[in-house]
Context: one part of a larger RNA
RNA sequence: UUGGGCGUAAAGGGCGCGUAGGCGGUGCGGUAAGUCACCUGUGAAACCUCUGGGCUUAACUCAGAGCCUGCAGGCGAAACUACCGUGCUUGAGUGUAGGAGAGGUGCGUGGAAUUCCCGGUGUAGCGGUGAAAUGCGUAGAUAUCGGGAGGAACACCUGUGGCGAAAGCGGCGCACUGGACCACAACUGACGCUGAUGCGCGAAAGCCAGGGGAGCGAACGGGAUUAGAUACCCCGGUAGUCCUGGCCCUAAACGAUGGACACUUGGUGUGUCGGGUAUUCCAGUCCCGAUGUGCCGGAGCUAACGCGUUAAGUGUCCCGCCUGGGGAGUACGGUCGCAAGGCUGAAACUC
Numbered sequence: 001u002u003g004g005g006c007g008u009a010a011a012g013g014g015c016g017c018g019u020a021g022g023c024g025g026u027g028c029g030g031u032a033a034g035u036c037a038c039c040u041g042u043g044a045a046a047c048c049u050c051u052g053g054g055c056u057u058a059a060c061u062c063a064g065a066g067c068c069u070g071c072a073g074g075c076g077a078a079a080c081u082a083c084c085g086u087g088c089u090u091g092a093g094u095g096u097a098g099g100a101g102a103g104g105u106g107c108g109u110g111g112a113a114u115u116c117c118c119g120g121u122g123u124a125g126c127g128g129u130g131a132a133a134u135g136c137g138u139a140g141a142u143a144u145c146g147g148g149a150g151g152a153a154c155a156c157c158u159g160u161g162g163c164g165a166a167a168g169c170g171g172c173g174c175a176c177u178g179g180a181c182c183a184c185a186a187c188u189g190a191c192g193c194u195g196a197u198g199c200g201c202g203a204a205a206g207c208c209a210g211g212g213g214a215g216c217g218a219a220c221g222g223g224a225u226u227a228g229a230u231a232c233c234c235c236g237g238u239a240g241u242c243c244u245g246g247c248c249c250u251a252a253a254c255g256a257u258g259g260a261c262a263c264u265u266g267g268u269g270u271g272u273c274g275g276g277u278a279u280u281c282c283a284g285u286c287c288c289g290a291u292g293u294g295c296c297g298g299a300g301c302u303a304a305c306g307c308g309u310u311a312a313g314u315g316u317c318c319c320g321c322c323u324g325g326g327g328a329g330u331a332c333g334g335u336c337g338c339a340a341g342g343c344u345g346a347a348a349c350u351c
Stems, first nucleotide, its partner, number of pairs: 003323004007305002012319001014201004021194003025088007033081002035077002038074005048066007091191001092188003095184002098181001103177007110154001115149007125136002162169002206247006215241002220236004258318006266296011278285002300307002324351003333344004
């Protein structure tokens, strides 16, 4: 390289939008670039294969045929691909009519609790642990009642419940706003799928500037434990955690499973929408369709585990990625970043 692969062995890009490119539903007509048939020219010789001849044979050599799988031109075919034209509606989208949802952004607002401050009651302890001690407390703590301040998070509801592309999203109200889904079948008429480069989003930690700071709490200090204890336990506690603006761009960013479409026995939950009327006083129950989300399992697949209409089954299209372990996600170079560092990414050597 070919090939074979990517849930767990090496391997799915963290996620989306989308450029080029690749691929692309159905009818009719046309063209003839691809495709196919035939013909002509060319495809040097040698070599190679076959047949025959010449050296006593062979090697060698001579002749003929094949081969040279190609290229160009000509004349045709029109199924498929392509292109042009014209249609279609099932793919895709629009419209009308709806209900569901922690989807996003901004503004406002509520109660419980912790802490702190003030005041009342009250007195000797409180706190903490395996046991203790550091710590707090007669300058009146802990406990309890009233008042106030401030920050952060939203108990119950809460559910293998919901929404979102992923990251993620949970008190309540308002405004603005994205997507999905059901029904109807009015409109457009292939407008589609994927997507290198690119652009955007991207938990936590971290960085810059300004605010904020209740609780928690890296670092740090102290008390214990221990042979030691730079830990686990305890008392404190700074960054940080929160807000605004700007960076960083990583993750076990996981379903360790890229996206789209089609096809392929079933059972049982649950969310949403619609329908049926069977049951019914109603809530509801039952049946059917669509869509999402779980569990169990058939065929099939799999090294096994397991997956199993939400496929890891059967197929098509496109992208990404893998190629023994270590060295190493290192060095060097490039590029991005304020930095931390990110992205790209070897080799010697060694087993």
Molecule: small-subunit ribosomal RNA, central domain
Organism: uncultured bacterium